Molecule: small-subunit ribosomal RNA
Organism: uncultured bacterium
C1' cells in the first nucleotide's frame, strides 16, 4: 500500500468502490430501434344513430409488410495472443472513408417486377410451397455527361527516380429520385389549381476538408539452453489472380535460398498502455476503478450484406450442453442491466427515470436508449463530524495495591451551571432548467415577392427521476451514540491473583518446572479510534544480484593448463567525414493522474480552470574536441634478420654404468635366523641367517643437490655418452616490417596418480587376499607372506588439496637483504671482494590495501582492458535429461523437502594420553599406619509403631552431637488442652493471683479446704481471671526466593583499576621477556606510567639477653629453726612471674651473577637468610553447606503440622563401609623398688589429713574464691626379680555373681569395683593413609560438655627417631606457549 477476507465491535453525512475464483451453466424481465415529409395495404373493442340490415366515429390510427437509416456506436469481459497485439515516432509515390462542412456540375426520358393482401395446400410446431393483384426514394435498360476512369500524344513542376501531381489535343466507358411547403411575375385552365417558380428535405457525378480506419517499417517491454538448430509457400524471381491497397496474401514455372548464441526453433507464463503502489533515486512490484488500443461473444469454421463486420442481443456449418416435440423435426446462446444456481475466505437492487448529458431514427413533434444521471445494500477505502463543556476535594462510595504509613483509578464520578453539533420531532424550503418547439418582436439571407423558409436577437410559455432531498428555522433534552488491540526485548504502557515445562503464547529473541511485568484474569497504563486486530500479497529496508552501488589468498567464488576463433578492447602525428557526441531550433509526447496556482461544495475527501512537468521519439541547423569510419604518415607498443655469449634433471630416441636388493649355482660354516613395545606366523639340521667367489634379471639412479636450475603454460623433468630437436636470458646492429597488439565466450590441444583395452616384462615395493599378533572385538594400526599394478609399446580415461587454495596483459608506486644466469664499471699482473644493468627466483619491511590473519615493484597497493565463477546451509554435485566414455565415471546440473543456522578471522578462558619452566609428604627414599580380629563409634541398608532431621567424591560417615536412662526430642502410642505453656492489643464481665494441704489419677490435670492484693481526683486505673476480636505458635515446606555463618580449590600467588598507548572490536598492553624468589618477592629491560585487594611485613606465643617489680613464686649470700622442708628473719642475687625493652637487617667478609636482585660459603650470635608455631584466607568457583543456632519473602496449618502429659523410640541387626581404641607379644607381660613435668580446673566447687573397705567407693572434714589450698599419682624412662616363645604370666572379648556411685528413676539402655569365665587374634588379599624435626612414633597429664557417662574432641608436656638420589612417572597448583569443532568449558563435543 490493497478490488481484500477473516475476529470482536459499530453513531452520522459526504465522496468513491464492490466475482481477484468457474470465458461455469442460466428461469424471468429489460438492455436497437425509428422515419407515413419514400410506397402500397390498413383492422378492432368502445362510443353514436338505427328495428334490423347497415352507418357513423374511432382513423387511414393500430398492426403487419416493401423501403431508407441505424443496428460495425454505445455496453461486457480478458479467453486467446510473446504478436508490428501494444507503446513511441515515421511512411503509405501502395489505400479506404456513410453521415458531416465545403466547392463543381446536374437531377431527362421510359421499362419491367415483388412483398403485404387474396386463394390453395403442407405441418404438432418452427415455418414452407404454389397460384394470383400492387405502389415507391425498391429493381433495370436509354439519353446527356464538365468532372472522373483508361488509351494515346506533348508540355511544367517535383522525386527517394520507380514515379507524383498539373494541363493541352484525340479515343473509350460510366449518373440520378424524388418528398413536403409556399408563390402566381410569365405559359394553360382560370374560385384556385397545374406546369412553373421558388424555400427545405432529399438523389447523382466530381474536387477539397474534417474526423475515422487499412497497410507497412525503426526503436522498446516476459522466464527457461536441461529447448540449439529451424524453414518447402520455405527465401527470392518472372507472369497471373486477388484486395480499397503493397505483399509468397494465391497459383504456376525458375533459382536455392532464408533464420539463428546480437538465441533461431521449441517450451511455459501474459491482454499492451497512459497509470497505481512503493523506492531518496535508479529501480522493483502491478495494470482493479477512469482514460487509448487490441482480442473475444457457448466452442470452432465460413462467408454474406455493407462505406464500414468476418458482425455480443445477424445468417450459413459441424460440436458439446440446455429446452420443446404429435418423434417426423424445432428452439437457445447475460463475458449487456438487474437477478439465480454453482465454485469460493469473498464481491451487492430481479429499483427509479429519460429532467441532465451523449447516442439512434425523423423536417420536426417526438420515440428508442439497463449509454447516463439517480436512488438501495456493504465501516471496502478515502475524508469530516459527534458520543458533550465548564466548575467541582474530606480527594466520596467501589475496585485494586500497600512497606499498612498509605498509593492509586480521579476532576474522574456524584453535585452546580452550562451548551445544542449529529440523530428524534415540527414547519419552510431550493440549484441543477438551458433548451427544442410554440407565440410575438426585431434584424439578416434566398427570393419576382409585403408569401415561404432559413439564421440570429429580446420576451412569453413548457419540462424534475433524484425529492419535499440538499439548506434554514424552531421543539425538546447530556437526553439516543466506544470499542479494538497492546503493556519481556525490537516497541510506548507494571502491579497482584490463579496456573506450575500443565493449561496456553509466541512475527524474530524467546516465555511456562511454586513468587511469571512473557500463559489466563483482574486493577493500571499504552496506542488507534467507528474502528481496531489478524492473515494474504507488494515494495522499501536489502549494497542480499551491486547501472547508479557488491564480490572471488583464507567466509560462496579464478576455468587444471596452454593456443585460438567470433567478440570487447586498443599506440603517435596529420587530412577527410559526421555514425556516436555536444548545442541549438522545431514537431510529437491525448486527456486525466502527480505537481503548482487560482476557484466551486460551511471544511476536507471530492470536483473545476490555468500552468508546469513529462528524463522519450522525430525534422532542420550548427560543432568538430574525444570514440567510430575512410585515407596519408611514423615507431616508442609488438614481432622478425644478422653477429657474439654462456647457463640449464626442456623434449624425443638409442646405447651404456656402478652400488643395492631377490634369485640360481659353487665354496666355507653350525643351530639358529628373522621379528617386535613383547612375540608369534614364517625360514632353516633336505643345512638357512652369516661369509666367499661367479652368474641370471628387473626396476631406480646415492654423495654433487641447493631456500638451485629447465620447460610458452600446468602436469612435470635428475646416473653416463651419442643422435635428433624447442624455448627463453644477456650484449650488440645507423638493420627490417610499421599497430601488425591484449584478453578470449564456443572449439581445439596438453595433462599426476590412479583406473581399462591388448602385447610385452615383472627384481624391489604393494591395494585385494592369507596367516601370525594385539584387542571386549580388530574386517585396522604391528609382523610374515602376496595377486593385480607399478615399467615398457600402442591407445582410452581426463580427474586432483591439478594449491601460491590467489586468470590473462600492460603502466605506475619508498626500501633492505640473499641467491640462480648475463653485461657494464673500477681496481689489480689476474681473479675475488666492491659499484652498478636486465632477466629469474626468496626472504623482511614502507606508504597503502585488508573483516582479521595477512599482502606488500613476483601486490592481496594504484590504475586500464578481456576471460572465468559466486549469491545462506543441508539436500547435491545427487536426481532426470542431454553429451564424451569399453567400463569405471567425466562434464553440464536441479526441485521438493528440511534446519536457524552453516562459515571465515581473530579475542578470552577451559581442555589436550602438546610443549617449555617451577612448585607441594605429589611421586621416590623412610618411619608408623589402615584394609584381617574383638570391641567402641559413625553411616548405609534391613526391620520397627517409631528407629525424628540433616550431611553424600576429595570438601557426608568419633560429621551437627563440647554428653539421647526421664528431660534433651523434633519421631511413634496413648491421656489431655484450644486466645491457648509465652508474647501484644482491643471490648465486655470478675477480683484476686500466688502458695499449702487433702482426695482422684500413670502424669498432665481436675475437686475441696485453708490463706489472700496495690492505687484513685471515686469516674476509674494497674495487675490477675473468664468470654469474644484482632493475632499468637509451627525443629511444617522451599538454602534453587534470602540474609548471615561455613567448607573447599587454597597461604595456591594470583585477581584487578585508573590515566596512556595499541586494536574496527572482542580485547591487549601493565601482568609478557632475562634473572631471582616461599611469594605478581625483588632486579634489569619494556609503551607504557601508578595504584588497589592478596604475599610479606605490622599482632599473639616460643627461643637469648637486659631494664622495672618482688607475693602467694625464689633461696645464692648472712643468722635463727627442724629427724627433714624457705620453716621463720632475711634477702631481691639467681629460677620464675608479667609488663617494658633489646636483638636479625643478607649488617659484615669471600664467591658467583648483569657494578642488580639474589644465590653458595664463612665469621660473629642464643636465634641466619620469613629461626619456630599460631593468628591472619584476593577476585572468584562449587545455585556446595545450614530455613533443625539466629534472622527472613513467600506458601501451608488454626479443637492442629500449636501446647501439656506417661510410656517408647532415636541403643534394633542377616549384612555392608569409614573412622577409632585394644592387641596379636619379650624393644614385651607381671611384681617391686625410684625419678623429672607442662598446661589446665575448682563456691549446688576442688577436697587434704585421718578412719572403713582388696577395690569403686565411704565416713569425717583442714584447707582453698586459690603463683598460697586441692585435684595430684605423671607415664614411658631408670634400677632389680620373675616369665622362655607357648594362644602362653599375651590378648583380652564375652558372661556369670557379688558390689560402688550419680540420680525420682540404671529393665529396655549408664560408668565403675572385685571375684570368677577366658572368645576372635600368631602383622593382616587388592588396595590405602599420615608424617621432613623436637616432626613421625611412643607415654601419660589436663580442659570443654556434664548429676552420672570419653577408646571422641581440644589442649599439655615427656621420650624421641629414619629418609629425601632426585622430578621420569601417579595426583594436585602456578607462568608461558601451542592446537582446538570445546564455551553448563573434556564428566566437553
Nucleotide at each position: 500500500a490493497c478490488g481484500a477476507a477473516c475476529g470482536c465491535u459499530g453513531g452520522c453525512g459526504g465522496c468513491g468502490u464492490g466475482c481477484c475464483u468457474a470465458a461455469c451453466a442460466c428461469a424471468u424481465g429489460c438492455a436497437a430501434g425509428u422515419c407515413g415529409u419514400a410506397c402500397g395495404u390498413g383492422a378492432a373493442a368502445g362510443c353514436c344513430c338505427g328495428c334490423a340490415a347497415g352507418g357513423g366515429u374511432c382513423a387511414g390510427u393500430a398492426a403487419a409488410g416493401u423501403g431508407g437509416c441505424g443496428c460495425a456506436c454505445g455496453g461486457g469481459u480478458g479467453a486467446g495472443u510473446a504478436a508490428c497485439a501494444c507503446g513511441u515516432g515515421g511512411g503509405u509515390a501502395a489505400c479506404c472513408u456513410g453521415c458531416c462542412c465545403u466547392c463543381g456540375a446536374g437531377u431527362g426520358g421510359g421499362g419491367a417486377a415483388u412483398a403485404a393482401c387474396c386463394c390453395a395446400g403442407g405441418g404438432a410446431a418452427a415455418c414452407c410451397u404454389g397460384g394470383g393483384c400492387u405502389a415507391a426514394g425498391a429493381c433495370c435498360g436509354c439519353a446527356u455527361g464538365a468532372c472522373c476512369u483508361c488509351c494515346u500524344c506533348g508540355c511544367c513542376u517535383c522525386u527517394g527516380c520507380g514515379g507524383a501531381g498539373g494541363u493541352g489535343g484525340g479515343g473509350a466507358g460510366c449518373a440520378a429520385a424524388g418528398g413536403u411547403g409556399g408563390c402566381c411575375u410569365c405559359u394553360g385552365c382560370u374560385u384556385g389549381c397545374a406546369a412553373g417558380c421558388u424555400a427545405c428535405c432529399g438523389c447523382u457525378c466530381g474536387g477539397g476538408g474534417a474526423g475515422g480506419g487499412g497497410c507497412c517499417c525503426g526503436c522498446g517491454g516476459c522466464c527457461c539452453a536441461u529447448u540449439a538448430g529451424c524453414u518447402a509457400g520455405u527465401u527470392g524471381g518472372u507472369a497471373g489472380g486477388g484486395u480499397a491497397a503493397c505483399g509468397g496474401c494465391c497459383u504456376a514455372c525458375c533459382a536455392a535460398g532464408g533464420c539463428g548464441a546480437c538465441g533461431a526453433u521449441g517450451g511455459g507464463u501474459a491482454g499492451c498502455c497512459g497509470g497505481c503502489c512503493u523506492g531518496a533515486g535508479a529501480g522493483g512490484g502491478u495494470g482493479u476503478c477512469c482514460g487509448g488500443c487490441c482480442a473475444c461473444a457457448c466452442u470452432g469454421g465460413a462467408a454474406c450484406u455493407g462505406a464500414g463486420a468476418c458482425a455480443c442481443g445477424g445468417u450459413c456449418c459441424a460440436g458439446a450442453c440446455u429446452c420443446c416435440u404429435a418423434c417426423g423435426g424445432g428452439a437457445g446462446g447475460c463475458a449487456g442491466c438487474a437477478g439465480u444456481g454453482a465454485g469460493g475466505a469473498a464481491u451487492c437492487u430481479u429499483g427509479c427515470g429519460c429532467a441532465a448529458u451523449g447516442g439512434g431514427c425523423g423536417a420536426a413533434a417526438g420515440c428508442c436508449u439497463g449509454a447516463c444521471g439517480c436512488a438501495g445494500c456493504a465501516a471496502c477505502g478515502c475524508c469530516g463530524c459527534g458520543u458533550g463543556g465548564a466548575u467541582g476535594a474530606u480527594g466520596a462510595a467501589g475496585g485494586c495495591c500497600u512497606u499498612c504509613g498509605g498509593g492509586u483509578c480521579g476532576u474522574a464520578a456524584a453535585a452546580u451551571c452550562c451548551u445544542g453539533u449529529c440523530g428524534a420531532g415540527u414547519g419552510g424550503g431550493a440549484c441543477g432548467a438551458a433548451u427544442c418547439a410554440c407565440c410575438g418582436g426585431u434584424c439578416g439571407g434566398c427570393a419576382a415577392a409585403c408569401a415561404g423558409c432559413c439564421g440570429g436577437c429580446c420576451g412569453g410559455c413548457c419540462u424534475g427521476a433524484c425529492u419535499g432531498u440538499a439548506c434554514c428555522a424552531c421543539u425538546g433534552g447530556a437526553g439516543g451514540a466506544a470499542g479494538c488491540c497492546c503493556c519481556g526485548g525490537c516497541u510506548a504502557a507494571c502491579u497482584c491473583c490463579g496456573u506450575g515445562c500443565c493449561a496456553g503464547c509466541a512475527g524474530c529473541c524467546g516465555c511456562g518446572g511454586u513468587a511469571a511485568u512473557a500463559c489466563g484474569g483482574a486493577g493500571g497504563g499504552g496506542g488507534c479510534g467507528a474502528g481496531c486486530g489478524u492473515u494474504g500479497u507488494u515494495c522499501g529496508g536489502a549494497a542480499u544480484c551491486a547501472u547508479u552501488g557488491g564480490g572471488c589468498g583464507u567466509a560462496a567464488a579464478g576455468g587444471g593448463c596452454g593456443c585460438g576463433u567470433a567478440g570487447g578492447c586498443g599506440g603517435u602525428c596529420g587530412g577527410g567525414u559526421a555514425a556516436g557526441u555536444c548545442g541549438g531550433u522545431u514537431g510529437u509526447g491525448a486527456a486525466a493522474u502527480c505537481c503548482c496556482c487560482u476557484g466551486g461544495c460551511u471544511u476536507a475527501a471530492c470536483c473545476a480552470g490555468g500552468g508546469a512537468a513529462g528524463u522519450g521519439c522525430g525534422u532542420c541547423c550548427g560543432a568538430a574536441a574525444c570514440u567510430g569510419c575512410c585515407u596519408g604518415a611514423c615507431u616508442a607498443g609488438a614481432g622478425g634478420c644478422c653477429c657474439g655469449g654462456g647457463a640449464g634433471a626442456g623434449g624425443a630416441g638409442a646405447g651404456u654404468g656402478g652400488a643395492a636388493u631377490u634369485c640360481c649355482c659353487a665354496g666355507u660354516g653350525u643351530a639358529g635366523c628373522g621379528g617386535u613395545g613383547a612375540a608369534a606366523u614364517g625360514c632353516g639340521u633336505a643345512g638357512a641367517u652369516a661369509u666367499u667367489g661367479g652368474g641370471a634379471g628387473g626396476a631406480a639412479c646415492a654423495c654433487c643437490g641447493g631456500u638451485g636450475g629447465c620447460g610458452a603454460a600446468a602436469g612435470g623433468c635428475g646416473g653416463c655418452u651419442c643422435u635428433c630437436u624447442g624455448g627463453a636470458c644477456c650484449g650488440g646492429g645507423u638493420u627490417c616490417u610499421g599497430a601488425c597488439g591484449c584478453u578470449g565466450a564456443g572449439g581445439c590441444g596438453c595433462g599426476a596418480a590412479a583406473g581399462c583395452u591388448a602385447g610385452g616384462g615383472g627384481a624391489g615395493c604393494a591395494a585385494a587376499c592369507a596367516g601370525g599378533a594385539u584387542u571386549a572385538g580388530a574386517u585396522a594400526c604391528c609382523c610374515u607372506g602376496g595377486u593385480a599394478g607399478u615399467c615398457c609399446u600402442a591407445g582410452c580415461u581426463g580427474u586432483a588439496a591439478a594449491c601460491g587454495a590467489u586468470g590473462g596483459g600492460c603502466a605506475c608506486u619508498u626500501g633492505g637483504u640473499g641467491u640462480u644466469g648475463c653485461g657494464g664499471g673500477u681496481a689489480u699482473u689476474g681473479a675475488c671482494c666492491c659499484c652498478u644493468g636486465c632477466a629469474g627466483u626468496g626472504c623482511c619491511g614502507a606508504a597503502g590495501c585488508u573483516a582479521a590473519c595477512g599482502c606488500a615493484u613476483u601486490a592481496a597497493g594504484u590504475g586500464c582492458c578481456c576471460c572465468g565463477c559466486c549469491u545462506g546451509g543441508g539436500g547435491a554435485g545427487u536426481a532426470c535429461g542431454g553429451u564424451c566414455g569399453c567400463a569405471a565415471g567425466g562434464c553440464u546440473g536441479a526441485a521438493a523437502c528440511u534446519c536457524a543456522a552453516a562459515g571465515g578471522a581473530a579475542u578470552u578462558g577451559a581442555c589436550g594420553g602438546g610443549g617449555g619452566c617451577c612448585c607441594g609428604c605429589a611421586c621416590a627414599a623412610g618411619c608408623g599406619g589402615u584394609g584381617g580380629a574383638g570391641c567402641a563409634u559413625g553411616u548405609g541398608g534391613u526391620u520397627c509403631a517409631a528407629u525424628u532431621c540433616g550431611a553424600c567424591g576429595c570438601a557426608a560417615c568419633g560429621c551437627g552431637a563440647a554428653g539421647a536412662a526421664c528431660c534433651u526430642u523434633a519421631c511413634c502410642c496413648g491421656g489431655g488442652u484450644u486466645u491457648g505453656a509465652a508474647c501484644u492489643u482491643c471490648a465486655g464481665g470478675u477480683g484476686a493471683c500466688c502458695g499449702c494441704u487433702g482426695c482422684a489419677g500413670a502424669g498432665a490435670u481436675g475437686c475441696a479446704g485453708c490463706u489472700u492484693u496495690c492505687c484513685u481526683u471515686c469516674g476509674g486505673g494497674a495487675c490477675g481471671c473468664c468470654u469474644g476480636g484482632a493475632g499468637a505458635g509451627g525443629u511444617g515446606c522451599u538454602g534453587c526466593a534470602u540474609g548471615g555463618c561455613u567448607g573447599u580449590c587454597g597461604u595456591c600467588a594470583g585477581c584487578u583499576c585508573g590515566u596512556g598507548u595499541c586494536g574496527u572490536g572482542a580485547g591487549a598492553u601493565g601482568u609478557u621477556g632475562g634473572g631471582u624468589u616461599a611469594a605478581g618477592u625483588c632486579c634489569c629491560g619494556c609503551a607504557a606510567c601508578g595504584a588497589g585487594c592478596g604475599c610479606a611485613a605490622c599482632c599473639c606465643u616460643u627461643g637469648u639477653c637486659c631494664c622495672u617489680a618482688g607475693u602467694u613464686g625464689c633461696c645464692a649470700u648472712c643468722g635463727g629453726g627442724u629427724c627433714a622442708u624457705g620453716c621463720c628473719g632475711g634477702g631481691a642475687a639467681c629460677u620464675c612471674u608479667a609488663g617494658g625493652g633489646a636483638g636479625a637487617c643478607u649488617g659484615c667478609c669471600c664467591c658467583g651473577g648483569a657494578a642488580a636482585a639474589c644465590g653458595g660459603g664463612g665469621a660473629g650470635g642464643a636465634a641466619g637468610g620469613u629461626g619456630g608455631g599460631g593468628a591472619u584466607g584476593a577476585c572468584g568457583u562449587c545455585a556446595a553447606g545450614u530455613c533443625c543456632u539466629c534472622a527472613u519473602g513467600g506458601c501451608c496449618u488454626u479443637u492442629a503440622u500449636g501446647u501439656c502429659c506417661g510410656g517408647g523410640g532415636c541403643u534394633a541387626c542377616a549384612c555392608a563401609c569409614g573412622u577409632g581404641c585394644u592387641a596379636c607379644a619379650a624393644u614385651g607381660g607381671g611384681c617391686g623398688g625410684u625419678a623429672c613435668a607442662a598446661a589446665g580446673g575448682g563456691c549446688u566447687g576442688c577436697a587434704a589429713a585421718c578412719c572403713c573397705g582388696c577395690g569403686a567407693g565411704g565416713g569425717u572434714g583442714a584447707g582453698c574464691c586459690a603463683a598460697u589450698c586441692c585435684c595430684a599419682g605423671a607415664a614411658a624412662a631408670c634400677c632389680g626379680c620373675u616369665c622362655u616363645c607357648a594362644g602362653u604370666u599375651c590378648a583380652g572379648a564375652u558372661u556369670g555373681u557379688a558390689g560402688u556411685c550419680u540420680g525420682c528413676a540404671a529393665c529396655u539402655c549408664g560408668a565403675c569395683u572385685a571375684c570368677a569365665u577366658g572368645a576372635a587374634g600368631g602383622u593382616g588379599g587388592a588396595a590405602u593413609c599420615g608424617c621432613u624435626a623436637g616432626u613421625a612414633a611412643u607415654c601419660g597429664c589436663g580442659g570443654a560438655u556434664c548429676a552420672g557417662c570419653a577408646u571422641g574432641c581440644c589442649g599439655c608436656g615427656g621420650u624421641g627417631a629414619a629418609u629425601a638420589c632426585g622430578u621420569u612417572c601417579c595426583c594436585g597448583g602456578g607462568c608461558c606457549u601451542u592446537g582446538u569443532a570445546c564455551a553448563c568449558a573434556c564428566c566437553g563435543c